[in-house]
């Protein structure tokens, strides 16, 4: 130096172009004599930056930047 793959709530991770989903953590009620466990609610994500396509991008193209791999 080149090449691929990756980047989404506090962690994990899901989403075939049409307003972003769950686990797991946090809040709050219930229940309990009290915790925990178990039910019910809630909050929290301008989807990594800056552009370009598109009536519309997390998703499709392009440049940077961190990641992880591979080959010199």
């Nucleotide at each position: 130096g080149c090449c691929u793959c990756u980047a989404u709530g506090g962690c994990u991770c899901a989403a075939u172009g049409g307003u972003a989903a769950a686990g797991c953590g946090c809040c709050u009620c219930a229940c309990u004599a009290g915790u925990a466990a178990u039910g019910a609610g809630g909050a929290g994500a301008u989807u990594c930056c800056c552009g370009g396509u598109u009536c519309g991008a997390u998703u499709c193209c392009g440049u940077g930047u961190g990641g992880a791999g591979g080959c010199a």
Predicted 3D model of a 72-nucleotide RNA (transfer RNA) from Variospora aurantia. Its mean pLDDT, the model's own confidence on a scale to 100, is 82.